[in-house]
RNA sequence: GGGCCGGUGGUGUAGCCUGGUUAGCACGUCGCCCUCACACGGCGGAGAUCGCCGGUUCGAAUCCGGCCCGGCCCA
Numbered sequence: 001g002g003g004c005c006g007g008u009g010g011u012g013u014a015g016c017c018u019g020g021u022u023a024g025c026a027c028g029u030c031g032c033c034c035u036c037a038c039a040c041g042g043c044g045g046a047g048a049u050c051g052c053c054g055g056u057u058c059g060a061a062u063c064c065g066g067c068c069c070g071g072c073c074c075a
Base pairs, nucleotide, nucleotide: 001074002073003072004071005070006069007068010027011026012025013024020058029045030044031043032042033041051067052066053065054064055063
């Protein structure tokens, strides 16, 4: 230098191909219930402007372009 894959709450991950409800799930966290108490369990809450910038569109996590970061391969 070239190719491929990935970047989404604190952590892990789905959704992207096929644009359209309030971005889902698990763990964690907070409150309440349960218990003598803890754990488990039940109910509820907070938490991500989807790596960055721009474009297309009525509408972008999703499509297009550029860039950044990480991994693998080729040279």